Record summary: This is a predicted complex of two RNAs, RNase P RNA and transfer RNA, with 470 nucleotides together. Its mean pLDDT, the model's own confidence on a scale to 100, is 76. It holds a member of the Rfam family "Bacterial RNase P class A".

């Protein structure tokens, strides 16, 4: 100068005075009073995941929807954590990765470029034929150049983020995995590993561009809602008005009232939809009216700490110890004195030093992020000063 | 507590099935017209696309995390 892991959390300690919210005890008919003891966090935050708990007839099946996505382990569970594999970055300690499938399908790849995905051929290279020109030659004929047409090629150029394997050689009219060696890729076998995967051998001239944080496919998981859940008590109350939709059928028993069976039936349970199941004579919408108090859920829980043991670790286990807020417009505070730490400012203060400045003294000022609301496990974000451990690089 | 929407120029909004100079109206400034002003016409300036990171060749647009604003339900 860095890297990793951890501790610690301030307007701190002590004292006094005045308060606030619960608990316990005492006194009091009660209101209340007195005493003792307790009273925010590592993130209480964001509400991003996972659970507990509670309610809903979540019976069941299907569709839709959502989440996750290398392997193994941890855990109540997770999208979290630990360890590994592969890839990338760094001199290094170490760090980062949404890392299944593009030979199931669809879609997209602007501009540029010949061509952007059933490949293609602009320049170019080679060859053949013809026309013209030049040239060698006595002639036959040969050579060269331009143009046009047919054929071959994909080496080189050009574009781009990306161009149908790469490098080298052999080969050819020119070329090309056409052929060869190595590398890459695919298939396969053996060995190692629980596995992701790794190492080695053989075969194949190469087929298959990229994007899934585009649709999608595959695998796994997910019922919905939330403490204003829910339970109890008290209080209030009239089932008020308007509109819309719907059944009232047949038959049996019975003297009747009434009851049973079958059919039909708007709608409801049903919280994304359908099937299905159950209920069904009432149902739906709007307006108006009443009540909105108390208790409970409510804090002892996958809880915290210490020793030892197992495990690389996350974590697990044995034993012992501890109890640590429960408010509801919402308490957990205010003032004074004194002591201490750090940073900054000031001083006609003391000491050292040539000086810059250093050490001390006095005075002043300041000290983070942030406030529980049913409870846990994580993640993310915010955070002043200070402290510890291990490791890397460079220099002395 | 639960469920959503939104952030682009001084203001109001497009663009959000990725493609390069991010546009429009009003406002501002300059010029023309007019005696002057308004209206009208012509032209110009003005943007870290709320912030940061990622995916991609490429991000205002896709994904994630924060920040701000707003709405609904019980």
């Nucleotide at each position: 100068c860095g890297a990793u892991c951890g501790g610690g959390g301030c307007a701190g300690g002590c004292g006094a005075u005045c308060g606030c919210u619960g608990g316990c005890a005492g006194c009091g008919c009660a209101a209340g009073c007195u005493g003792c003891g307790a009273g925010a966090g590592g993130a209480a935050a964001g509400u991003c995941c996972g659970a507990g708990c509670u309610u809903c007839g979540c019976a069941g099946g299907g569709c839709a929807g959502g989440a996750u996505g290398c392997c193994g382990g941890g855990u109540a569970a997770c999208g979290c954590c630990c360890g590994g594999u592969g890839g990338g970055g760094g001199u290094g300690a170490c760090c980062c990765c949404g890392a299944g499938g593009a030979a199931a399908g669809u879609g997209c790849c602007a501009c540029a470029g010949a061509a952007a995905a059933c490949a293609c051929a602009c320049c170019g290279c080679c060859u053949c034929a013809c026309c013209g020109c030049c040239u060698c030659g006595a002639a036959a004929g040969g050579g060269g150049c331009c143009g046009c047409g047919g054929g071959g090629c994909a080496a080189g150029g050009u574009u781009g983020a990306a161009a149908u394997g790469g490098u080298g050689g052999a080969g050819u009219a020119a070329g090309a995995g056409c052929c060869c060696a190595c590398c890459g890729c695919g298939c396969u076998c053996u060995c190692g590993g629980u596995g992701a995967c790794g190492a080695g051998g053989g075969c194949g001239g190469c087929a298959c561009g990229g994007c899934a944080a585009a649709c999608c496919c595959c695998a796994u998981c997910c019922g919905a809602a939330g403490c204003a859940a829910g339970g109890c008590c008290a209080c209030a109350u009239a089932g008020g008005g308007a509109g819309g939709c719907g059944a009232u059928g047949u038959u049996c028993c019975g003297a009747a009232a009434g009851g049973g069976a079958c059919g039909g039936g708007a709608g409801a349970g049903c919280g994304g939809c359908c099937c299905g199941c159950u209920c069904g004579a009432g149902c739906c919408u709007c307006c108006g009216g009443g009540u909105a108090g108390g208790c409970u859920g409510c804090u002892c829980g996958a809880g915290g700490g210490a020793u030892c043991c197992g495990g690389c670790a996350a974590c697990g286990g044995c034993u012992c110890c501890c109890c640590u807020a429960g408010a509801u417009g919402a308490a957990u505070g205010a003032u004074c004195g004194u002591c201490a730490u750090c940073a900054c400012c000031g001083c006609u203060c003391g000491g050292g030093g040539c000086a810059a400045c250093c050490c001390g003294g006095c005075g002043g000022c300041g000290a983070a992020c942030a406030g529980a609301a049913c409870u846990c496990g994580g993640c993310u974000u915010a955070c002043a000063a200070c402290c510890g451990a291990u490791c890397g690089g460079a220099c002395c | 507590g639960c469920g959503c929407c939104u952030g682009u120029a001084g203001c109001u909004c497009a663009g959000c099935u990725g493609g390069a100079u991010a546009g429009a109206g009003c406002a501002u400034c300059g010029g023309a017209c007019u005696u002057c002003g308004g209206a009208u016409c012509c032209g110009a300036g003005g943007g870290u696309c709320g912030u940061a990171g990622g995916u991609u060749c490429g991000a205002a647009u896709c994904c994630u995390a924060c920040c701000g604003g707003g709405c609904g339900c019980g």